A computed fold for a 265-nucleotide part of an RNA from a Clostridia bacterium, annotated as large-subunit ribosomal RNA, domain VI. NCBI's taxonomy places the organism under Bacteria, Bacillati, Bacillota, Clostridia. Rfam family: Bacterial large subunit ribosomal RNA. Its mean pLDDT, the model's own confidence on a scale to 100, is 84.
Context: one part of a larger RNA
RNA sequence: CGUAGGAUAUUUGAGAGGAGCUGACCUUAGUACGAGAGGACCGGGUCGGACAUACCUCCGGUGCAUCGGUUGUACUGCCAAGUGCAUAGCCGAGUAGCCGCGUAUGGAUUUGAUAAACGCUGAAAGCAUCUAAGCGUGAAACAAACCUCAAGAUGAGAUAUCCCAUAACUUCAAGUUAGUAAGGUCUCUUGUAGACUACAAGUUGAUAGGUCGGAGGUGUACGCACAGUAAUGUGUUUAGCUGACCGAUACUAAUUGACCGAGGG
Repeated sequence: CGUAGGAUAUUUGAGAGGAGCUGACCUUAGUACGAGAGGACCGGGUCGGACAUACCUCCGGUGCAUCGGUUGUACUGCCAAGUGCAUAGCCGAGUAGCCGCGUAUGGAUUUGAUAAACGCUGAAAGCAUCUAAGCGUGAAACAAACCUCAAGAUGAGAUAUCCCAUAACUUCAAGUUAGUAAGGUCUCUUGUAGACUACAAGUUGAUAGGUCGGAGGUGUACGCACAGUAAUGUGUUUAGCUGACCGAUACUAAUUGACCGAGGG
């Protein structure tokens, strides 16, 4: 921009894409078959491999604004306690998130028309013949079924609901312009949503921050007291600190505003 007014929701599915894999073992059964050696079809069940999708409860990885240990140096006047820098200084752990090595799920089943092949009836050709007329069986392939997208499917679909018949100009038309309606956009607070867009949330509010409580993490803070010449240890103290997680709470900020947007053969 289109979808013959303007919107908000819910949809149909033309069409397109994806998936489609496979093994071992048990049983049927040491049966059928076979002199024996050997050894099934059909059917039933169990456990896997690779692949794919989703997720983070468990296991594991990462986790540069979490916690702790520690070296050198500079600084905070000094002690103590800290901060900066040194690859994140080095080292030990680790929440959320993101991941796989983790967890869950999937390939199925069924139908239709068939291929090769196998048949029924059956002439041409008194016989025979699956074929010439006619009628069947039949595959991981094909079309459905399963999953995803999908009305720009210009063939532009359907359903429900909302807004309504203003003004000026005019070459008088399905005209132009302006202010509005329903509705929407910008701005603002933001996300597990995201390249940008889009999507989601709005004071009748928990969207973000703060505060409070908790979970989880780290591992027993500072100060003081005591023991020891001291390093250090013990008690106060399973402390102190704590990013993303969970809950509560309008304290702060989602304000003030601006703009777009129909008049229908």